[in-house]
Context: one part of a larger RNA
């Protein structure tokens, strides 16, 4: 891992609701007893309980009573049947659907492992170093000191046994639940070790590591309390039918739990009260707008006042300073409003509509982690697949078609069947069903098929304006002069370093000079003019589609691919394809209505579904009653093309070899795929 078997809402008491039955102003027995071989059944047994009257704290009174001074007012009562069984739903108390802690307490068992201690034993190759003491000698007046010997100390040195385990490798389903190999540390000591004994869990022991106390010790193990408790996790076994949520509010040592309400379902009652639309009438201060208030804030005018300067002492004059109020113009505001919608909300009336509408009472729930998307806001960085509110939708609990793929986007809500039709979103060159459709434009970038500020003489459309057959724009040919090198400045300054001025003349035209250039001149060029040519040429604004801006990690890889110049984009038109949508045909089922004694018939509407509520069934084991089957072969096994909407059921063959079925009713150890489930087999 698979297979087979086992494996989870039970039982008792009390309460409550529903269904059903008995009796009924009553209903009912409990313990116990009688009879009996015994159990059940039967017969006694109203003690008690519930009901028949309430109110009051009570005394108490009583269809009333309490409060109260009250004959007031107010509160609770005064009509409406109960009670005892059975069955079912729920609650409470019990282990209470099953399995699961870590823990807590009590009784014992452990120091044959290990920690420390006590008693008594054992072990430590070999080598080195050479303390004290002692002897001799030298020295001295004598000690001291020195030298040479002797001596053999030490938690001394090197290093086996022994003890230990520093580092590394191997090993990691190992040789081994701690080892092996190499390399290390101690090795006469606080050394190592044998045997016997001691200390026990609220404890011991400990050169403290919270270490050790029999391979898991911040409190051992064993059995018991014990089915501890678990607001937590997991699991919870047959079928079909009807309806179908919530992820919110308040409170909570509460936030992943609960209680009540909200939202679901079932029963009973009311009977359109619901909802939508229209009309009418309301409340309101949002969007927008505005500046009348409160504030903010810009320019101008007038300018009180202030600052600076001057000045005489009088307080006057002045000012390219600041500037209130007021006026004009143009603005801003969630906590501004002279104004002010659309929606929404509250009502009335009318109409439409039968919607799984509304309301009330009662039984039973589940839900309290929500997600994304669009709209209106707050927080944040007008960040987030962020967070928090309000309104709508979808998912949640929804399959189908589209978006290549896809919970939450778009279309659309799957009762079943069909080799029928029409459509939605989205599509119609091929993958791939349907237009290589039509008409008019645009795009040249593979834009389409990723991206901003900004840039763009890419190209289309519209508008305004200037010049232009009295010849424009561009190009070419020619001219572009004189006073004059204007004046100043300067070493120089001659159109062209800089400053001031910017005239006059000849002209078709020509600046006291547009740009290069020179040391300064020179030189080139422009404005301006003529000619050649010949018809449009500039500038600005708005707008469509493009272009640049544009760099990432496996492999083209930013159309789903092929590929496309339309098979791209815009506008318009006609066809077609396209879903579990709609229609058609047949069938099932639920509810409602009509008809019917009933069975049912006809018509209408419905039938996605998690938590959850309700309804109807299938099957297993046993019991009772009735009817059966079976050696001419029961159950079980196995094969099969049968029946039923399903759980399931029949029949036939083979096998098997002794029991077993159906109907009605009853009782449950009553249904297995999941619980890191339990046992066995492989």
């Nucleotide at each position: 891992g698979u297979c087979u078997g086992c494996g989870a809402g039970u039982u008792a008491a009390u309460c409550u609701u529903a269904g059903u039955g008995g009796c009924c102003a009553g209903g009912u027995u409990a313990a116990g007893g009688g009879a009996g071989a015994a159990a059940c059944a039967c017969c006694c047994g109203a003690a008690g309980c519930c009901g028949u009257a309430g109110c009051g704290a009570a005394a108490g009174c009583g269809a009333g009573u309490c409060u109260g001074a009250a004959c007031a007012g107010g509160g609770c009562g005064u009509a409406c049947a109960g009670u005892c069984g059975c069955u079912a739903g729920g609650a409470u108390u019990a282990g209470a659907c099953a399995c699961g802690a870590a823990a807590c307490c009590g009784u014992g068992u452990g120091a044959g492992c290990u920690a420390c201690c006590c008693a008594u034993g054992g072990u430590c190759a070999g080598g080195g170093u050479g303390a004290a003491g002692c002897g001799a000698g030298u020295c001295u007046a004598a000690u001291c000191a020195c030298u040479c010997g002797u001596g053999g100390a030490g938690g001394c040195c090197c290093g086996a046994a022994c003890c230990u385990u520093u580092c590394a490798a191997u090993g990691u389903u190992g040789c081994a639940a701690a080892a092996u190999u190499g390399u290390g540390g101690g090795a006469u000591g606080a050394a190592c070790u044998g045997u016997g004994g001691g200390u026990a869990g609220a404890g011991g022991u400990g050169a403290u590591a919270u270490g050790c106390c029999a391979a898991a010790c911040g409190a051992a193990c064993u059995c018991g309390g014990a089915g501890a408790u678990a607001g937590c996790u997991u699991g919870u076994u047959c079928u079909c039918c009807c309806c179908g949520a919530a992820a919110u509010a308040g409170c909570u040592u509460u936030a992943g739990g609960g209680c009540u309400a909200g939202c679901g379902u079932c029963u009973u009652g009311c009977g359109u009260u619901u909802a939508g639309u229209a009309u009418u009438g309301g409340a309101g201060g949002u969007a927008g707008a505005g500046c009348a208030c409160u504030g903010g804030a810009u320019g101008g005018g007038c300018g009180c006042g202030g600052g600076g300067g001057c000045u005489u002492a009088c307080u006057g004059c002045u000012u390219a300073c600041c500037a209130a109020c007021c006026c004009c113009a143009a603005c801003c505001a969630a906590a501004c409003u002279c104004c002010g919608a659309a929606u929404g909300c509250c009502a009335a009336u009318a109409c439409u509509c039968c919607a799984g509408a509304g309301c009330a009472a009662g039984g039973c729930a589940g839900u309290c982690g929500g997600a994304c998307u669009c709209c209106g806001g707050g927080a944040g960085a007008u960040g987030a697949g962020u967070u928090u509110c309000g309104g709508g939708g979808u998912c949640g609990a929804a399959a189908g078609g589209g978006a290549a793929a896809g919970a939450g986007c778009c279309c659309a809500g799957a009762c079943c069947a069909u080799c029928a039709g029409c459509u939605a979103a989205g599509g119609u060159c091929c993958c791939c069903a349907a237009a290589u459709a039509u008409g008019a434009g645009c795009u040249a970038a593979g834009u389409g098929g990723g991206a901003a500020a900004c840039g763009u003489u890419g190209u289309g459309a519209g508008a305004u304006u200037a010049c232009u057959g009295a010849g424009a724009c561009a190009a070419c040919c020619a001219g572009g002069a004189g006073g004059u090198u204007u004046g100043c400045u300067u070493a120089g300054a001659a159109g062209c370093a800089g400053c001031c001025a910017u005239c006059c003349u000849u002209u078709a035209a020509a600046a006291a000079g547009u740009g290069c250039g020179u040391a300064a001149c020179a030189g080139c060029u422009u404005a301006c003019u003529g000619g050649u040519c010949a018809a449009g040429u500039g500038a600005u604004c708005u707008u469509g589609c493009g272009c640049g801006g544009a760099a990432a990690a496996u492999g083209u890889a930013a159309c789903g691919g092929g590929g496309c110049u339309a098979a791209g984009c815009u506008c318009a038109u006609u066809a077609c394809c396209g879903a579990a949508g709609c229609u058609a045909u047949g069938g099932g089922u639920u509810c409602c209505a009509a008809c019917g004694c009933a069975a049912g018939u006809u018509g209408g509407a419905g039938c996605u579904g998690u938590a959850g509520g309700g309804g109807a069934g299938c099957g297993u084991u046993c019991c009772a009653u009735g009817c059966g089957c079976c050696a001419c072969g029961a159950a079980g096994g196995u094969u099969g093309a049968u029946c039923g909407u399903a759980a399931g059921a029949a029949c036939a063959g083979c096998u098997g070899g002794a029991g077993u079925g159906c109907a009605u009713g009853g009782a449950a150890g009553u249904g297995a795929g999941a619980a890191u489930g339990c046992a066995g087999a492989c």
Predicted 3D model of a 682-nucleotide part of an RNA (large-subunit ribosomal RNA, domain II) from a Minisyncoccota bacterium. Rfam family: Bacterial large subunit ribosomal RNA. Rfam links the family to the GO terms structural constituent of ribosome and ribosome. The prediction has a mean pLDDT of 86. NCBI's taxonomy places the organism under Bacteria, Bacillati, Minisyncoccota.